A computed fold for a 72-nucleotide RNA from Saccharimonadaceae bacterium (SeqCode), annotated as transfer RNA.
Formats: sequence, structure tokens, C1' cells
RNA sequence: GGCCUCAUCGUCUAACGGUUAGGACACCAGGUUUUCAACCUGGAGACCGGGGUUCGAUUCCCCGUGAGGCUA
Repeated sequence: GGCCUCAUCGUCUAACGGUUAGGACACCAGGUUUUCAACCUGGAGACCGGGGUUCGAUUCCCCGUGAGGCUA
């Protein structure tokens, strides 16, 4: 250089083009406990950037950025 894959809460990970963007851990509050941990209930928290297609895009297409792999 060429080709391929990936990018979603703090971390990990789901999501037929129409979802309140879900789950686990972590975090916060309350309950329980003499206290802590564990446990129970509740809460906050995310679609890498810019364009395009579409009635509608996290999802499809293009460009970019970053990460990984194969190859010369």
C1' cells in the first nucleotide's frame, strides 16, 4: 500500500428500517443488618464524526477517525 472485521451507558454485551435503545457488573438512594459485606426495591447513565438514501437510520450506502486481523 491492498483487502477484511469492528466502534452502543463507567466496563462488557444485545437490538427485522418503526424499541421508552434491553441485559450483566459497577455507581447512587432506600430497605435489611449493631456495622460492613451479601441480599431486596428503586434510580441515573450510551448509539465514534460528517454527508446520502428513506415517510422514518443505532441499523443501509459513501467519506473520515480510531482499533484489530490477513497479505505484499
Record summary:
Its Rfam family is "tRNA".